[in-house]
The prediction has a mean pLDDT of 83.
A computed fold for a 385-nucleotide part of an RNA from Marichromatium gracile, annotated as large-subunit ribosomal RNA, domain III.
Its Rfam family is "Bacterial large subunit ribosomal RNA". Its family is annotated with structural constituent of ribosome and ribosome in the Gene Ontology.

Context: one part of a larger RNA
RNA sequence: GAGUAACGACAAAGGGAGUGAGAGUCUCCCUCGCCGAAAGCCCAAGGUUUCCUGCGCAACGUUCAUCGGCGCAGGGUGAGUCGGCCCCUAAGGCGAGGCCGAAAGGCGUAGUCGAUGGGAAGCAGGUUAAUAUUCCUGCACCAGCUGUAACUGCGAUGGGAUGACGGAGAAGGCUAGGUCAGCCGGCCGAUGGUAGUGCCGGUCCAAGCGAGUAGGGAGUGUCCUUAGGCAAAUCCGGGGACACAAUCCUGAGACGUGACGACGAGUUCCCACGGGAACGAAGUGAUUGAUGCCAAGCUUCCAGGAAAAGUCUCUAAGCUUCAGGUUACAGAUGACCGUACCCCAAACCGACACAGGUGGGCAGGGUGAGAAUCCCAAGGCGCUU
Numbered sequence: 001g002a003g004u005a006a007c008g009a010c011a012a013a014g015g016g017a018g019u020g021a022g023a024g025u026c027u028c029c030c031u032c033g034c035c036g037a038a039a040g041c042c043c044a045a046g047g048u049u050u051c052c053u054g055c056g057c058a059a060c061g062u063u064c065a066u067c068g069g070c071g072c073a074g075g076g077u078g079a080g081u082c083g084g085c086c087c088c089u090a091a092g093g094c095g096a097g098g099c100c101g102a103a104a105g106g107c108g109u110a111g112u113c114g115a116u117g118g119g120a121a122g123c124a125g126g127u128u129a130a131u132a133u134u135c136c137u138g139c140a141c142c143a144g145c146u147g148u149a150a151c152u153g154c155g156a157u158g159g160g161a162u163g164a165c166g167g168a169g170a171a172g173g174c175u176a177g178g179u180c181a182g183c184c185g186g187c188c189g190a191u192g193g194u195a196g197u198g199c200c201g202g203u204c205c206a207a208g209c210g211a212g213u214a215g216g217g218a219g220u221g222u223c224c225u226u227a228g229g230c231a232a233a234u235c236c237g238g239g240g241a242c243a244c245a246a247u248c249c250u251g252a253g254a255c256g257u258g259a260c261g262a263c264g265a266g267u268u269c270c271c272a273c274g275g276g277a278a279c280g281a282a283g284u285g286a287u288u289g290a291u292g293c294c295a296a297g298c299u300u301c302c303a304g305g306a307a308a309a310g311u312c313u314c315u316a317a318g319c320u321u322c323a324g325g326u327u328a329c330a331g332a333u334g335a336c337c338g339u340a341c342c343c344c345a346a347a348c349c350g351a352c353a354c355a356g357g358u359g360g361g362c363a364g365g366g367u368g369a370g371a372a373u374c375c376c377a378a379g380g381c382g383c384u385u
Base pairs, nucleotide, nucleotide: 013031014030015029016028017027018026032382033381034380035379040362041361042360043359046342047341050340051075052074053073054072055071056070060068061067080141081140082338083337084336086119087118088117092113093112094111098107099106100105122139123138124137125136126135142334143333145331146330147329148328149327150326151325152324153319154318158314159313160312161311162310166301167300168299169298172294173293174292177288178287179286180285181284183202185199188196204261208257209256210255215250216249217248218247219244220243221242222241223240224239225238226237228236229235263283266279267278268277269276270275302305348357349356364376365375366374
């Protein structure tokens, strides 16, 4: 220079009460304003205690501070079913032998790792200051093991099938959700009107059972034969005969049950004023309707769109009074790791409480073709002078 620039989006504040040494900034209440395909909610990554409570205000906070993602202390993350671990493989990595190379090392077979993919099973309600598909309540489910009973050709690292997959388009059937009406409870206006209007609520899961629906797909079954499937096969594939004209497979949703339960506007009682306890009405219909489900479906196109485990089936060696297999019932078991909190952000990446960047899911009302626009709901904020 200079007590100057600046105090980080111009979304916005005003009043009352409280606490306190001290209040424009903290807490509560009323009004106002802003976002609302977000400035709301839930995850992944990343962070790593920032979560909750009590006590503090030196420093940190672009001002203040009684407040805080700050300091100190205490507390907090509960799983057979969520995710991982586990089984399986992709790109890719490593790689016994092997090949190559002055050395170091490079490549690579069998293998072994490697999810961003495939593989068993849980929903609804309640509860904490802080966790919940984990705790509690209610109703379920899965896996292998063991036992019992009945029946019985079992057996794989091998064969076969399945798993198993692209783009685009169209139509149908549904559901979530929305809207309206009915029904239930409450109200009748300090200012023109308000006894026909306004306000609130009106809901519910998986699994199991029945029927298997709209729809989609395939001919199905028996027998004979067989140069293929590296051996074998009753399996698959090829060929043939007969029977059946319907059968089989798949399949949302709806209905009943689950539920004599739970939830539920509100009412009553208690209160330390934060809250807690008990009881509890109605709980129907119409319409609209998805980008969700049927659906890995259908149609069509060329650029022709993973693999393995798993599952089913077939036999080989072998075993065949055994072992093993199928079905039913019962019993016990189900370890370990993650789980707090932020997550378009003041907690991640940007030296900062930085107008930047950051993958996925949810998707209410009016207007509208629309996830645009503008205004609202739930919810969250007024961006720390």